[in-house]
Context: one part of a larger RNA
RNA sequence: CCGCUGUUAAGGAACUCGGCAACAGAAACGUCCGUAACUUCGGGAUAAGGACUGCCUCAUCUUUGAUGAGGUCGCAGCGAAAGAACCCAAGCAACUGUUUAUCAAAAACACAGGUCUGUGCAAAGUCGCAAGACGACGUAUACAGGCUGAUGCCUGCCCAGUGCCAGAAGGUCACGAGGAGAGGUGCAAGCCUUGAUUCUAAGCCCUGGUGAACGGCGGCCGUAACUAUGACGGUCCUAAGGUAGCGAAAUUCCUUGUCGGGUAAGUUCCGACCCGCAUGAAUGGCAUAAUGAUUUGGGUACUGUCUCAACAGCGGUUCCG
Repeated sequence: CCGCUGUUAAGGAACUCGGCAACAGAAACGUCCGUAACUUCGGGAUAAGGACUGCCUCAUCUUUGAUGAGGUCGCAGCGAAAGAACCCAAGCAACUGUUUAUCAAAAACACAGGUCUGUGCAAAGUCGCAAGACGACGUAUACAGGCUGAUGCCUGCCCAGUGCCAGAAGGUCACGAGGAGAGGUGCAAGCCUUGAUUCUAAGCCCUGGUGAACGGCGGCCGUAACUAUGACGGUCCUAAGGUAGCGAAAUUCCUUGUCGGGUAAGUUCCGACCCGCAUGAAUGGCAUAAUGAUUUGGGUACUGUCUCAACAGCGGUUCCG
C1' cells in the first nucleotide's frame, strides 16, 4: 500500500447516473387491537400502525393449554442466533410461466380470450424419390395456418394500387386437331416442303366482391362590429382525406415548449394545454384491480454512501535480515 471483517463523535444521502453497497427494520404462520385509497368485490392485507410476552402461587374452564387475580427477580423476559424495511405517484406488460447454456430476464416470447382463412375425410396441412407415416384410431364444439393478446368501453373512412375470392359472356393465348391453298421434283402415279380461315386449357385482360387482407387516411385562399381566432365560404387534388380516443408521450425535432404542483433551488417526475417535425383504432385505440429480482419520480426510517476520515483484527504485497 491492497483485500476482507468489524467499530466510530457530530451530521444524516450533503455521495452518486442512481441510496449502488451497507445499515436499519422485521416473532420463525406468536397473542391482542387496528387497518386507507382503489377494486374485476375475490382482493388490496401480514396493508400501514400500536400494545404485550419471564418465573411462582391460586381460582375457573371449553385442561398436553386458555382466561382471571395476586406475588416476585433482572439493565434487559420472542432475554442468544435465525427470522419481511415501509409508504406515495406514474410508464409498460393483465396474471403464474418462458428466454440470449458462457456480458441482456425485459416492456421481448408464451398465455387464456378475440378474430380471419383453409379443410367434408383417401380432409386440409407436414415429412418422404416412393412405399408409407403424422394429422387421428380424431371428424367442423375437429384439425391446420395467419394476426391480436385477460377483463371493461370500443374498433371509424378508403377496394384506386397489390393480394385473395367469385364470374358457362367477350378479347388474347401453347401443344394439338384440321387441311383451303402454295412450292420443289417427276412422263405419270407419287414423294418432299410449307401452310390460311376454323376448333382448342389454365393464365392474363375484363366484370364484381373483399380491410381483425398488404396497405392508405390532403393542400391553398378568404371570412364574425377592438384585436385575436375562424363555426362559415371558395378553390385544387384524391381511392378516401385520420372518426372515437389519447397526446412534448418508451412517439415532440425546435425543446429545459407554456402553465400549475412538488424543492431554498427540479433538463428528470406528476397534472394540464394542443402548435401531433413524424399519435390513432386487433401492425389494435383508450382505461384498468391484482401481479412484477421490470422502468421512472418522491417520501419515512436508517445508516461510513458522503462531510472526512480514524482505529482494530485477519490475509496479501513490498522492504530488511
About this RNA:
Predicted 3D model of a 321-nucleotide part of an RNA (large-subunit ribosomal RNA, domain IV) from a groundwater metagenome. The RNAcentral record of the full RNA draws on SILVA. Model confidence (mean pLDDT): 85 of 100.